Context: one part of a larger RNA
């Protein structure tokens, strides 16, 4: 210094936003640091290789030329990388019109149900199972009207349908706000892609403080099943599940598939915007240009499975990350954290 991988075999950061590097569009025009080319120095001896010379070889002999390379000087090339310079508009961004959406914080707000509470009717069960029995109920319960009380959740629509960077995001009003899409001119003129380090979000469960607590239900009691039952199944039921504020940062945080660009035959749905076509006009129909987002499939790729314009095909920049099984995501040490632990990561010694 080359050389091999990451859907399932070891491997893609849980996702953003960006710092330093790395990588970058087309035209001209200048320099000449990378590149080349020529010349010059240096490039000790000895070893190496090659030639030669020697005794019959070899070892010698050190005679020659090499020493490909790096380095300095120098003089020249301008295609490519670079640097300055001036321009462009195809990436990338504004600005103006339009549409769609459970996107995101917050305010108020509504029905169904569960439950409990008060009161009516009523009476002996009820409830729960594979069968039971533990519970509840003559102190009047299940059941059924009426009346309140309060907490969570958001049936139908709902759709391999939407949005979102990802976790995620669902009743219905309201102001606030962030992204994406698509239409037509006009603007700026490479302003871009990735991204160690850093920063920020980030399900559930778990912490602290302080409300709230209706079903549900870790832990715990009882009851059944069993040989046993610390389970499964039933009666209850405490953290929690919920709101404020702050913390934890990890999941099969997954499409187990990193970001960006461009390339590469089709077919068939769905969402969403745009145009023409038809119609009095809407809708629907059909054709075409976009964006998501699914299914099936050609080449090609894989080990096979399967992937297939939403590549795991072809190519190109950048990051991560992998290198046999155990030990072990363990000791140690640091960092951070109120713990719980997070993340950082060996070794002996063993198949």
């Nucleotide at each position: 210094u080359u050389g091999g991988g990451c859907g399932u075999a070891a491997a893609g950061c849980g996702c953003g936003u960006g710092u330093a590097g790395g990588c970058g569009g087309c035209c001209a025009g200048a320099a000449a640091a990378g590149u080349c080319c020529g010349c010059u120095g240096u490039g000790a001896a000895a070893a190496c290789u090659c030639g030669a010379g020697g005794c019959u070889c070899a070892a010698c002999u050190u005679c020659g030329a090499g020493c490909u390379g790096u380095c300095g000087g120098u003089g020249g090339a301008a295609a490519c990388u670079u640097u300055c310079u001036g321009g462009c508009u195809a990436g990338a961004g504004u600005c103006c019109g339009g549409a769609a959406g459970a996107g995101g914080a917050g305010a108020g707000u509504g029905g169904a149900a569960u439950u409990c509470u008060c009161g009516g009717u009523g009476u002996a069960g009820c409830g729960g199972u594979g069968a039971a029995a533990u519970g509840c109920g003559u102190a009047g319960a299940u059941a059924u009207c009426g009346a309140g009380a309060g907490g969570a959740a958001c049936a139908c629509c709902u759709g391999c349908g939407g949005c979102g960077a990802a976790g995620g995001c669902g009743g219905g009003u309201u102001g606030c706000u962030g992204g994406g899409c698509u239409g037509a001119c006009a603007c700026u003129g490479a302003c871009g892609c990735u991204g160690a380090u850093g920063u920020g979000c980030g399900a559930a469960a778990g912490c602290u403080a302080g409300g709230g607590g209706a079903g549900c239900g870790a832990a715990c009691g009882g009851g059944a099943u069993u040989a046993g039952a610390u389970a499964c199944c039933c009666c209850g039921g405490u953290a929690g599940u919920c709101c404020u504020a702050g913390c934890c940062u990890u999941a099969a945080a997954c499409g187990a598939u990193g970001a960006a660009u461009g390339c590469u035959u089709g077919g068939u749905g769905u969402c969403u915007g745009g145009g023409g076509u038809u119609u009095u006009a809407u809708a629907g129909u059909c054709c075409c240009c976009g964006g998501g987002u699914g299914c099936c499939g050609u080449c090609g790729c894989u080990a096979a499975c399967g992937c297939u314009u939403u590549a795991a095909g072809c190519a190109u920049u950048c990051c991560g990350c992998c290198u046999g099984g155990g030990g072990a995501g363990u000791a140690c040490g640091g960092u951070c954290g109120c713990a719980a632990g997070a993340c950082u990561g060996a070794a002996a010694c063993u198949c």

Source information:
The part of an RNA shown here (small-subunit ribosomal RNA, central domain) has 351 nucleotides and comes from an uncultured bacterium. The full RNA is in RNAcentral, with records from ENA. Model confidence (mean pLDDT): 86 of 100.